[in-house]
């Protein structure tokens, strides 16, 4: 120095599920808990996925139902950007 991650050390994160709080929801945060992770650190830029309060369409006597919509979310779906620990080498 590292574009690679074999073995190891120091340490790190924490899926499902349970409890509490926030939220219309998706989901997030805190506690417990570990399926896993070498970026499971950070960022919604590109693709993708989830949700649809509000808005629009359709419809109704009026509701409802149904369809569309991200300004909401997912970085533990892929790509990209930025930063970082250790090491065969």
């Nucleotide at each position: 120095g590292a574009a690679a991650g074999a073995a190891a050390a120091a340490g790190g994160c924490a899926a499902a599920c349970c409890c509490g709080c926030u939220g219309a929801a998706a989901a997030g945060c805190g506690g417990g808990g570990a399926c896993g992770c070498a970026a499971a650190g950070u960022c919604a830029c590109c693709g993708g996925u989830c949700u649809a309060c509000g808005g629009g369409g359709c419809g109704u006597a009026a509701c409802a139902a149904c369809c569309c919509u991200a300004a909401g979310a997912c970085a533990g779906c892929g790509g990209g950007a930025c930063c970082g620990c250790c090491u065969a080498c």
A computed fold for an 89-nucleotide RNA, annotated as c-di-GMP-I riboswitch aptamer. Its mean pLDDT, the model's own confidence on a scale to 100, is 89. The sequence was found by an Rfam model in a public genome assembly. The model forms 100% of the base pairs in the Rfam consensus.